[in-house]
RNA sequence: GGCUCAGUAGUUCAGUGGUUUAGAACGCAUCUCUCAUGAGGAUGAGGUCGGGGGUUCAAUUCCCCCCUGAGCCA
Repeated sequence: GGCUCAGUAGUUCAGUGGUUUAGAACGCAUCUCUCAUGAGGAUGAGGUCGGGGGUUCAAUUCCCCCCUGAGCCA
């Protein structure tokens, strides 16, 4: 330098044009339970879906550029 894949909550990931109009598990906070801790139960907070532009009535999803990471080739 070329090619492929990935980037979504603190972490690991799902979702793949609209009708789950952003979710799950773990973690975190508060309450409950307990002599207490843990486990269990209830409730809640937490995201500019890597950045910018485009297509579209509508983009996390499609297209282009850039950034970051992983792999392969040279």